[in-house]
Context: one part of a larger RNA
Molecule: large-subunit ribosomal RNA, domain VI
Organism: Myxococcales bacterium
RNA sequence: CGGAGGAAGUUUGAGAGGAGCUGUCCUUAGUACGAGAGGACCGGGAUGGACGCAUCACUGGUGUUCCGGUUGUCGCGCCAGCGGCACCGCCGGGUAGCCACAUGCGGACGGGAUAACCGCUGAAAGCAUCUAAGCGGGAAGCCCACCUCGAGAUUAGACUUCCCUGGACUUCGGUCCCUGAAGGCCCCUCGAAGACGACGAGGUUGAUAGGCUGGAUGUGGAAGCGCAGCAAUGCGUGGAGCUAACCAGUACUAAUUGGCCGUGAGG
Numbered sequence: 001c002g003g004a005g006g007a008a009g010u011u012u013g014a015g016a017g018g019a020g021c022u023g024u025c026c027u028u029a030g031u032a033c034g035a036g037a038g039g040a041c042c043g044g045g046a047u048g049g050a051c052g053c054a055u056c057a058c059u060g061g062u063g064u065u066c067c068g069g070u071u072g073u074c075g076c077g078c079c080a081g082c083g084g085c086a087c088c089g090c091c092g093g094g095u096a097g098c099c100a101c102a103u104g105c106g107g108a109c110g111g112g113a114u115a116a117c118c119g120c121u122g123a124a125a126g127c128a129u130c131u132a133a134g135c136g137g138g139a140a141g142c143c144c145a146c147c148u149c150g151a152g153a154u155u156a157g158a159c160u161u162c163c164c165u166g167g168a169c170u171u172c173g174g175u176c177c178c179u180g181a182a183g184g185c186c187c188c189u190c191g192a193a194g195a196c197g198a199c200g201a202g203g204u205u206g207a208u209a210g211g212c213u214g215g216a217u218g219u220g221g222a223a224g225c226g227c228a229g230c231a232a233u234g235c236g237u238g239g240a241g242c243u244a245a246c247c248a249g250u251a252c253u254a255a256u257u258g259g260c261c262g263u264g265a266g267g
Base pairs, nucleotide, nucleotide: 001152005163006162007161008160009159010158011157015149016148017147018146021049022048023047024046025045026044027043033038051106052105053104054103055102059100060099061098062097066093067092068091069090070089071086072085073084074083075082076081110144111143112142117137118136119135120134164266166177167176168175169174178264183261184260185259186258187203188202189201190200191199208254209253210252211250212249213248214247215246218242219241224237225236226235227234228233
């Protein structure tokens, strides 16, 4: 921009893409078969590999925004306690998120038409013949079925709901006045959304983000003081103190006030 008024939502599915793999074991059955050695079809069940999709409850990784330990040095006047720098200084752990090494699921079942091939009936050609007329069976393949996208499918589809029912002039091209809906956007607070757009949640009739409060989680026993010890240190107060991205609650802070687009019933 189009889809013959505008808008919000829900859809149909033309078409396109994805997927499509396979082992072993048990059983049927030591059966059929075979002199024996050996050893099935068909059918049923179990469990793997590789691949793919999803997810973070579990296990594990990361986790330079969390906690602790510790070396050197500099600083806060000194002690104590802290902070800076040294690859996050080094080391031990670790929330959320993101992940795989983690754990759920998938290939299927089924239907249709077929290939090679196997048949039935059957003439031409009194026989024979799956074929000439006719009718069956038959693949991991084809079409459908499964998953995703999908009406720019210009053949532009369908359904539901919502909105607009002014005036004057005219050279009939239009001009002016009034009106400005439904809905959308700008702007702002943000997000398991994201390169930017977009998408999603909100904007005081408000829990959108921050803060605060409570909780969870992690760390692992804070500082200060007391006690014991010459001291290093230990013990007590006390599962202490601190705690990111997590879960809730709460208008304290910030989403203020506003502006713009979109019209007047539709070849």